[in-house]
Context: one part of a larger RNA
Molecule: small-subunit ribosomal RNA, central domain
Organism: groundwater metagenome
RNA sequence: UUGGGCGUAAAGAGUUCUGUAGGCGGUUUGGUUAGUCUUAGGUCAAAUACCACUGCUCAACGGUGGGAAGGCUUCAAGAUACUGCCAGACUAGAGGUAGCUAGGGGUAAGCGGAACUUGUUGAGGAGCAGUAAAAUGCGUUGAUACAACAGGGAACACCAAAGGGGAAGCCAGCUUACUGGGGCUUAUCUGACGCUGAGAGACGAAAGCGUGGAGAACGAAACGGAUUAGAUACCCGUGUAGCCCACGCCGUAAACUAUGUCUGCUAGAUACCUGGGUUUACUUGGGUGUCGAAGCUAACGCGUUAAGCAGACCGCCUGGGAAGUACGAUCGCAAGGUUAAAACUC
Numbered sequence: 001u002u003g004g005g006c007g008u009a010a011a012g013a014g015u016u017c018u019g020u021a022g023g024c025g026g027u028u029u030g031g032u033u034a035g036u037c038u039u040a041g042g043u044c045a046a047a048u049a050c051c052a053c054u055g056c057u058c059a060a061c062g063g064u065g066g067g068a069a070g071g072c073u074u075c076a077a078g079a080u081a082c083u084g085c086c087a088g089a090c091u092a093g094a095g096g097u098a099g100c101u102a103g104g105g106g107u108a109a110g111c112g113g114a115a116c117u118u119g120u121u122g123a124g125g126a127g128c129a130g131u132a133a134a135a136u137g138c139g140u141u142g143a144u145a146c147a148a149c150a151g152g153g154a155a156c157a158c159c160a161a162a163g164g165g166g167a168a169g170c171c172a173g174c175u176u177a178c179u180g181g182g183g184c185u186u187a188u189c190u191g192a193c194g195c196u197g198a199g200a201g202a203c204g205a206a207a208g209c210g211u212g213g214a215g216a217a218c219g220a221a222a223c224g225g226a227u228u229a230g231a232u233a234c235c236c237g238u239g240u241a242g243c244c245c246a247c248g249c250c251g252u253a254a255a256c257u258a259u260g261u262c263u264g265c266u267a268g269a270u271a272c273c274u275g276g277g278u279u280u281a282c283u284u285g286g287g288u289g290u291c292g293a294a295g296c297u298a299a300c301g302c303g304u305u306a307a308g309c310a311g312a313c314c315g316c317c318u319g320g321g322a323a324g325u326a327c328g329a330u331c332g333c334a335a336g337g338u339u340a341a342a343a344c345u346c
Base pairs, nucleotide, nucleotide: 004317005316006315007300008299012314014203015202017201018200022196023195024194026090027089028088029087030086031085032084034083035082036079037078038077039076040074041073042072043071044070050066051065052064053063054062055061093193094190095189096188097187098186099184100183101182105179106178107177108176109175110174111173112156116152117151118150119149120148121147122146127138128137164171165170208249209248210247211246212245213244218242222238223237224236225235260313261312262311263310264309265308268291269290270289271288272287273286274285275284276283277282295302296301319346320345321344328339329338330337331336
């Protein structure tokens, strides 16, 4: 390479949102004949290989004859189903308009209550806090507990769910403004405008980084108290960065459904969310779950939301370790990321 694979054995890129090149592409008419197919000519030396006959007693070896398959070429002749190309038409794919509709989808601003914490005041008078037990700690300079007032920051109980939305990451108090996407219904319009997508761009939890703010609670580091043989821990008391905001970086996660995207086909049962028809059943779409026909799977399990049956395109894998490392390149302020080996060893 051929071939085989990628839920859990190695393997689906974090997403595929925009989408380049490329690959693939609905129904139909006509043309063309590039691909394709057939025929013919030339050529691909001989030997070798294959077949038949034959010579050495046989064989190896040798001789004679034959035939290809396949490649290139002619711009030769013919075929026109399929693919391509050109021209035209269509509506089942795709998209637009009109009507209806669900939603924590996004951004910004404002507002709210509970809790917490700080301060002031009142009242009160010895403890509080903490643990398995303690101690450190706080408290007569009046703590804890209670009440009132004022300030502050962060998060939004109940509703809440096997629930909803989003490409993914993720998204939840309430209101307003701006805004993205989806679903259904019937009518109408465009007329293949489609699918995938190497590179590229965009987004991307948490932690971390830069500048400036903010700082209630929590809390790496650090300090103290315990425990212990020790205790650089688990437990307790403090507590800085951080967590929060704005702007800019970082670009990684068990970024998981460990399951790429799109299309068609293949029994059902049941529950929920959301449209339409009907409203008592029921029925028809879109979505989210559970169980299961056929089938698949090494098994577990999957099963119309496939891991079934097929097709299109991309990504990835090829024994374990060394190693997602070294070197180089590139990105980054750094931390580090991306790409990515070998010697050696089993």